A computed fold for an 83-nucleotide RNA from Candidatus Staskawiczbacteria bacterium RIFCSPHIGHO2_02_FULL_43_16, annotated as transfer RNA. It matches the Rfam family "tRNA". Rfam's curators write: Transfer RNA (tRNA) molecules are approximately 80 nucleotides in length. Model confidence (mean pLDDT): 81 of 100.
[in-house]
RNA sequence: GCCCGGGUGGCGGAAAGGCAUACGCGCGACACUUAAAAUGUCGUGAGUUUCGACUCAUGUGGGUUCGAGUCCCACCCCGGGCA
Repeated sequence: GCCCGGGUGGCGGAAAGGCAUACGCGCGACACUUAAAAUGUCGUGAGUUUCGACUCAUGUGGGUUCGAGUCCCACCCCGGGCA
């Protein structure tokens, strides 16, 4: 230099162009317990908030589209292959 694969919550990791983050782990609250562990229930991206909600968010920046994690272009980073 060329060719592949990948980058999504705190972590792992799904996701037909149609509610961004299913599911698991972790964390918080509660229940159970003499107390804990285990188990169960609920909650858990960020910012603002008059608590009604609003805005932003899938490596970065653009494009296509009514609509993009998903399709297209450029770039950055990680892994592999070729030379």